Predicted 3D model of RNase P RNA and transfer RNA as a complex of 464 nucleotides.
It holds a member of the Rfam family "Bacterial RNase P class A". By type it is a ribozyme.
Model confidence (mean pLDDT): 76 of 100.
RNA sequence: AGAGCAGGACAAAUGACCGCUGCUCUGCCUGCAGGCAGAGGGGAGGAAAGUCCGGGCUCCGCAGGACAGGGUGCUGGGUAACUCCCAGUCCUGGCAACAGGAAGGAUAGUGCCACAGAAAGGAAACCGCCUCGGCGGCCCUUCCGCCGGGGUAAGGGUGAAACGGUGAGGUAAGAGCUCACCAGUCCUGCCGGUGACGGCAGGAGCUAGGAAAACCCCACCCGGAGCAAGACCAAAUAGGGGAACGCCGGAGGGUGGUCCGCCCAAGUUCCCGGGUAGGUCGCUGGAUCCCGACGGUGACAUCGGGACUAGAGGAAUGGUCAUUGUCUUCCGGCUCACUUUUUGUGAACCGGGAGAAACAGAACCCGGCUUACGGCCUGCUCUGACG
RNA sequence: GCCCCCGUAGCUCAGGUGGAUAGAGCAAGGGAUUCCUAAUCCCUGUGCCGUGUGUUCGAGUCACGCCGGGGGCACCA
Numbered sequence: 001a002g003a004g005c006a007g008g009a010c011a012a013a014u015g016a017c018c019g020c021u022g023c024u025c026u027g028c029c030u031g032c033a034g035g036c037a038g039a040g041g042g043g044a045g046g047a048a049a050g051u052c053c054g055g056g057c058u059c060c061g062c063a064g065g066a067c068a069g070g071g072u073g074c075u076g077g078g079u080a081a082c083u084c085c086c087a088g089u090c091c092u093g094g095c096a097a098c099a100g101g102a103a104g105g106a107u108a109g110u111g112c113c114a115c116a117g118a119a120a121g122g123a124a125a126c127c128g129c130c131u132c133g134g135c136g137g138c139c140c141u142u143c144c145g146c147c148g149g150g151g152u153a154a155g156g157g158u159g160a161a162a163c164g165g166u167g168a169g170g171u172a173a174g175a176g177c178u179c180a181c182c183a184g185u186c187c188u189g190c191c192g193g194u195g196a197c198g199g200c201a202g203g204a205g206c207u208a209g210g211a212a213a214a215c216c217c218c219a220c221c222c223g224g225a226g227c228a229a230g231a232c233c234a235a236a237u238a239g240g241g242g243a244a245c246g247c248c249g250g251a252g253g254g255u256g257g258u259c260c261g262c263c264c265a266a267g268u269u270c271c272c273g274g275g276u277a278g279g280u281c282g283c284u285g286g287a288u289c290c291c292g293a294c295g296g297u298g299a300c301a302u303c304g305g306g307a308c309u310a311g312a313g314g315a316a317u318g319g320u321c322a323u324u325g326u327c328u329u330c331c332g333g334c335u336c337a338c339u340u341u342u343u344g345u346g347a348a349c350c351g352g353g354a355g356a357a358a359c360a361g362a363a364c365c366c367g368g369c370u371u372a373c374g375g376c377c378u379g380c381u382c383u384g385a386c387g
Numbered sequence: 388g389c390c391c392c393c394g395u396a397g398c399u400c401a402g403g404u405g406g407a408u409a410g411a412g413c414a415a416g417g418g419a420u421u422c423c424u425a426a427u428c429c430c431u432g433u434g435c436c437g438u439g440u441g442u443u444c445g446a447g448u449c450a451c452g453c454c455g456g457g458g459g460c461a462c463c464a
């Protein structure tokens, strides 16, 4: 210098002026509901987003049982909880820094593997190889051809995938059929580790295909709805018409897909029609953030100190100017390096001009994930050149 | 704000149980018929199946993440 990998903090700052929206105080008006004016002070994010997970909170009498349904799926830990996070194991990708992994079970069972191919799962004989029988070719054997039976998975060919690989023995020809080595699987023992797992030794010819993001099995977890939850106040009307099912052997309801259990039960549900669509609470201070000490590899936890008023409701948080900072570019000056002097090229610094600054806007609140996006800083890896 | 559903040809929809060329109707283009047009008949093209990543030998179909579109909701009697 080039190419990458990982992490961190920020989301320009200050001032003036003009606005927007809550709160507090003061003054004035008043029909005591409130209105107006002034002052002070507050006013978006790292993702406020998608609403994909988890929790708080609220209501459903309790949140009971079974089935169904959904979720998770290596190990250990963290947490209020999680599909999140941390540390590790194994596998995969990369030369490396490092990154990724829906990573239980295919020997519980069922089903699938199109086309091609003889055969697609405890499979299969198309060609080939070997052998037997019959017939024919020359007179017979050998040899060759045809037909039929059997053996054979070493070779050919098909396919994404064909039942370990190499070599030797063996055989009619072959084959883990046998043996040596290698790869894998399983079993036993020892050692290390909490564990996933790793290492070593011995044994078994055991070679078992893929796919569970097919159904499914196993283990564990999950009651439902959501602030339009829910509570209170106010306003208004035709408390109208129709249909269905019921009136205690009981319809229906208790916000769950079904059933059971429990409770309530004389009305309930639906359609048409009618009315109001106003206010208050819930509402923001919390599993909060920062610093330090201590424990821990770490996520995190404990203790101490400090900090923190957005709470709107068609929905505020903005605009202009000046200065400074960052980056890009142009011009001028100066210094240094290279080069053949002039010249030219490059870098740093100084001065001036112009320009740029992304993604995006809280709506009950948190913890995550995912997605969108701007420049800055730090550390690390590989390659090349020079010293 | 919350909860659901859907994206396949120009339009409306099939295919959803993985198997290769993805179909149907209307529309469009060409031809026949007619003096010409309509109607009718014949023929034809048309798609990265919204998008990306993955699982698989193989994805319109399965899984996950995005993008776009659509629908529903309060209270009283």
Base pairs, nucleotide, nucleotide: 001383002382003381004380005379006378007377008376010374012324013323014322015321016320017319018318020043021042023040024039025038026037027036028035029034045359049370050369052368053367054366055365056364057226058225059224060223064260065259066258067257069222070221071220072219073218074088075087076086077085078084089103090101091100092099093098104217105216109215110214112210113209126156127155128152129151130150131149132148133147134146135145136144137143164182165181166180167179168178169177183207184206185204186203187202188201189200190199191198192197230281231280232279233278240272241271242270243269244268245267252264253263254262274463275462276461288307289306290305291304292303293302295300326356327355328354329353330352331351332350333349335347336346337345338344388460389459390458391457392456393455394454397413398412399411400410406444415431416430417429418428419427437453438452439451440450441449